[in-house]
RNA sequence: GAAGCUGGCCAGACAGUCGCUGCGCGGCGGGCUCGCCCGUCGCGGAGAGGAAAGUCCGGGCUCCACAGAGCAGGGUGCCGGCUAACGGCCGGAAGCCGCGAGGCUAUGGAAAGUGCAACAGAAAGCGAUACCGCCGAUGGCAUGCGUGCAUGCACAGGCAAGGGUGAAAAGGUGCGGCAAGAGCGCACCGCGUUCCUGGCAACAGGGACGGCAGGGCAAACCCCACCCGGAGCAAGACCAAAUAGGGGAACGAUAGUGUGGCUCGCACUGUUCCCGGGUAGGUUGCUUGAGUCCGCGGGUAACCGCGGACCUAGAGGAAUGACUGUCCCCGACAGAACCCGGCUUAUCGGCCAGCUUCUUUU
Numbered sequence: 001g002a003a004g005c006u007g008g009c010c011a012g013a014c015a016g017u018c019g020c021u022g023c024g025c026g027g028c029g030g031g032c033u034c035g036c037c038c039g040u041c042g043c044g045g046a047g048a049g050g051a052a053a054g055u056c057c058g059g060g061c062u063c064c065a066c067a068g069a070g071c072a073g074g075g076u077g078c079c080g081g082c083u084a085a086c087g088g089c090c091g092g093a094a095g096c097c098g099c100g101a102g103g104c105u106a107u108g109g110a111a112a113g114u115g116c117a118a119c120a121g122a123a124a125g126c127g128a129u130a131c132c133g134c135c136g137a138u139g140g141c142a143u144g145c146g147u148g149c150a151u152g153c154a155c156a157g158g159c160a161a162g163g164g165u166g167a168a169a170a171g172g173u174g175c176g177g178c179a180a181g182a183g184c185g186c187a188c189c190g191c192g193u194u195c196c197u198g199g200c201a202a203c204a205g206g207g208a209c210g211g212c213a214g215g216g217c218a219a220a221c222c223c224c225a226c227c228c229g230g231a232g233c234a235a236g237a238c239c240a241a242a243u244a245g246g247g248g249a250a251c252g253a254u255a256g257u258g259u260g261g262c263u264c265g266c267a268c269u270g271u272u273c274c275c276g277g278g279u280a281g282g283u284u285g286c287u288u289g290a291g292u293c294c295g296c297g298g299g300u301a302a303c304c305g306c307g308g309a310c311c312u313a314g315a316g317g318a319a320u321g322a323c324u325g326u327c328c329c330c331g332a333c334a335g336a337a338c339c340c341g342g343c344u345u346a347u348c349g350g351c352c353a354g355c356u357u358c359u360u361u362u
Stems, first nucleotide, its partner, number of pairs: 001358010012327007020047002023044009049333001053344002056342005061232004068264004073228005078092005093107001094105004108223002113221002115217002131163002133159003140153006171189006190212001191210008236284004246275006255269004291310008328331001
C1' cells in the first nucleotide's frame, strides 16, 4: 500500500418564525352530583425505528376458571450453560468450505418394522446378478514332433478380482495364494464388541478381540428423548342508552352446557337453531418497564450480583408539519397503536476497534 474477516455506533446537522399532541403549574370563563368536567391563555418539559416491517417463535397481562388426567395432535432434535421463556443467545464437539482470520450445518436412531431410488445396467438388496470377460483338469477333437510332450479349439464346470452402466454395484490399498479368483490368508485403514486414559458431557486418544451384520435416503412413514390448555387489547372492567321479557322448532337429568378434537373426571341447570325488532355513546385498560445508563465484583462468554443516577410518545380515522438561511456525508429502507425478548426481510452512506493474507521498503 492492497485485499479480506469479526464486532460495535450513527441514521442529514445547526439556527430562526409560525403550527400539532400529551403532561405539570398558574390565570380566566362555563357546567355541576362541590368530587370533577369542558373551553381558552401563559410558562416549563417531552414527542416514531434499527428495523417501528413480516406476524415467524417465545412470554408478560386479561378472560374462560375453582381447573385434573389420558389419548390423538403439534414442536424441538450433538453436548454443556444463560434466560421469564424460546425454534433464541454463549461456549464446546463432529462434519464440510476457506492459504488464513473465519464461515455453514434440518447434527438422535438404518441391527424394531414398512417404504423409495426414473432411466441406464446382467443385476438396485438377504444371500441379489453374469453384458464384455478370466480360468477350464481328467476325458474329446485337431496340429507338430524327438512318442509322450507342446500348442490350439470346444464342453461339463469354476469366478465376480478386471472392464462397462449408473448418483450409488458383495468395504479400500498392497502383498501372498489359486487353474483363474475371492478376507481365501496377512499388513494397514474402515466397521463391530469391550477395556483404559482425559473431559460434567458430546467426543478424542490408546489397547485387546472379531474377518465383519453388503450401501444410501428418516427435509420418507416410523422408533426414541424432552416440551406444549385455549382465546386474545376488536382481551377485559365500569357508566349510560334501547326495545318486542316477540314468534316458532329440537333436545331435556339415562339430558344439556362449560375457550381447539375425543374419553374420563369436576362444576352448573337449562341448551341449540330459525324468523322478526331495538340500542351501540363515554371512561378505563394506556405506559415505571423481565426499563435505560454509569461504576465495582464474578464468569472464557452469553449473562448474573451489588451500588448510584435517570424517566424517554400514548394518538383515538390516528399527533412532530410548513417557511427561511447556512453546512456537507446531497439524505437510503422507511411512521408506534397493550408491552417486552428474539428471528427473518429491506437499506444511501459514514465512523471506531481487533484480527488475517499478499506485495514493497528498511
This is a predicted structure of a 362-nucleotide RNA (Bacterial RNase P class A) from a Pseudomonadota bacterium. Its Rfam family is "Bacterial RNase P class A". Its family is annotated with ribonuclease P activity, tRNA processing and dimeric ribonuclease P complex in the Gene Ontology. It was read from a public genome assembly, where an Rfam model found it. The prediction has a mean pLDDT of 78.